[in-house]
Context: one part of a larger RNA
């Protein structure tokens, strides 16, 4: 000097664009933050329309003293139908993305660069082929119970793009024995043969389409080895039995002690093992001429994490923040038998702290999810809000104005010097303001949260908008008073004991300016 996610003081007109719990990965009231599909499935309710049936009976008819005939309209029940309907519940697909957060982790976590001949990949591309013939339940609905709830038990009955058997089935898997060409060691590829094994759903104005099922490829994403990098401490020197290997089997998508049987006795390490302490890496960023140093907010890749610790099940992918089982701590309800919770998601509460912001708006865009599709969700995301927390940008007037007015303040001379063209005052100007009309781009026929905003007219009027440090040197800027080693001041170096340019106020300069000092880090 330069830089911050700053923080404290004094001071603050406006606009844009960005940033905002660095601390207690402390605990959390309330809302929201993942659903959606009726074009899989059965059922409930609603409605349209008809048709029977049933009490009531408007109107007309005969008779006329009662009374009998007709039978509208609305209403109840059953059966039927219609609906861009409305759903709890079976089912698909999504809830492994998208947001959070750095607790852990000194590690193949990560960065570069290699390899997989040791491998997976839901939905999306292409490309070939098939889709046949039965079956038994279950949810829901009815019923009868348990319990205070959370929930849950028997029966009875029902469907499927839910589950199951049976067929067909290769280029796929696998099993024999080959030929060829080719490599990286194990080995690859490709050509016929022969034997085993495995598949399917349906829907739909019945059309178009939309799915089903088995391969073979590709694009995507992920998995696993390897080299080489990655902080301090040796006032940490020895460490290590599944531990090094090797065979076998198992377990995985797959190698490999990843597990285990058996066998050898080996593996690391002064080029720092082992322990200890601290740390999420990276692109980046902040300084610096550069090397380097420091750093890892925001934005972007990768990793771990979801109260704490442990575990699988689903399923293409999880050992899964808004899933599930144990067990704990803690907090809630309880009819004391038993039950629910999980903000490191958005908002907000309390606590800590020097300190961080709304319990808003919209799906209008951009994405994502499911849907054939209208569309449904989406606190992702797009706006808005508060905060001088940065960062540019621009105002707070211009010009003319000396009688150099009052006033302050200095003053051995009382004359004057100074603030000072500074003010009044006269001319203007209108950025910003304020009223008032118009009014968008983003959006395509149509649909805008942001917004009657951004902008433009038009009117008003210098009106509303300056303050911080600082003046002995470093270092740009001085005089008086007061004070008297006091009282203060200070980043060094040092002022102050009776004329302090160094303390306090005051006139005056100086420097930067909606900011100016301080402090705290880092070069």
């Nucleotide at each position: 000097g330069g830089a911050c996610g700053a923080a404290c003081g004094c001071u603050g007109g406006c606009g844009g664009c960005g940033u905002g719990c660095c601390u207690a990965a402390c605990a959390c009231a309330u809302g929201c933050a993942a659903g959606u599909u009726g074009a899989g499935c059965g059922a409930a309710g609603c409605u349209u329309c008809c048709a029977u049936a049933g009490a009531u009976g408007a109107u007309c008819c005969c008779c006329u003293u009662g009374g009998g005939g007709u039978g509208a309209a609305a209403c109840u029940a059953u059966g039927g139908u219609u609906g861009u309907c409305u759903u709890a519940g079976c089912g698909g697909c999504g809830g492994a993305c998208g947001g959070g957060u750095g607790a852990g982790u000194a590690a193949c976590a990560c960065g570069u660069g290699a390899g997989a001949a040791a491998c997976c990949u839901g939905c999306c591309u292409u490309u070939u082929a098939c889709a046949a013939a039965g079956g038994g339940a279950u949810a829901g609905c009815c019923u009868c119970g348990g319990g205070a709830a959370a929930c849950u038990g028997g029966g009875a009955u029902u469907a499927a793009u839910a589950c199951c058997u049976u067929a067909u089935g290769a280029a796929a898997c696998u099993g024999u024995a080959a030929u060829a060409c080719c490599g990286c060691a194990u080995g690859g590829u490709a050509u016929a043969a022969u034997g085993g094994u495995c598949a399917a759903a349906g829907c739909g104005u019945a059309a178009a389409g939309c799915g089903g099922u088995a391969a073979a490829a590709g694009a995507u994403g992920g998995u696993c080895u390897c080299a080489c990098g990655u902080c301090c401490c040796a006032u940490u020197a020895g460490c290590u039995a599944g531990u090094u290997g090797g065979u076998g089997a198992g377990a995985u998508a797959a190698a490999a002690g990843c597990u285990c049987a058996c066998c050898a006795a080996g593996g690391c390490u002064a080029c720092g093992a082992u322990g200890g302490g601290u740390a999420a890496c990276c692109g980046g960023c902040c300084u610096g001429a550069g090397a380097g140093g420091g750093u890892g907010a925001a934005c972007g890749g990768u990793c771990a994490c979801a109260c704490u610790g442990g575990a699988a099940c689903u399923g293409a992918g999880a050992c899964a923040c808004g899933g599930u089982c144990c067990a704990g701590a803690c907090u809630c309800c309880u009819a004391c038998g038993g039950g629910a919770g999980g903000c490191a998601g958005c908002a907000g509460u309390g606590g800590g702290g020097a300190a961080u912001a709304u319990u808003g708006c919209a799906c209008a865009a951009u994405g994502g999810a499911g849907g054939a599709a209208a569309c449904u969700c989406u606190g992702a995301u797009g706006c808005a809000g508060c905060g001088a927390c940065g960062c540019c940008g621009c105002g707070u007037g211009a010009a003319u104005g000396a009688u150099g007015a009052a006033g302050g303040c200095u003053u051995u001379u009382c004359g004057a010097g100074u603030c000072g063209u500074a003010a009044a005052a006269u001319u203007c100007u209108g950025u910003c303001c304020u009223a008032g009309g118009g009014g968008a781009c983003g959006a395509u026929a149509a649909u805008g949260a942001c917004g009657g905003u951004a902008c433009c007219c038009u009117a008003g009027g210098a009106g509303g908008a300056a303050g911080c440090c600082c003046c002995g040197g470093c270092u740009a800027a001085u005089u008086a008073c007061g004070u008297g080693c006091c009282a203060g001041c200070a980043g060094c170096c040092g002022c102050g004991g009776u004329a302090a340019u160094a303390c306090g106020g005051a006139g005056g300069a100086u420097c930067c300016g909606a900011g100016c000092g301080u402090u705290a880090u880092c070069c």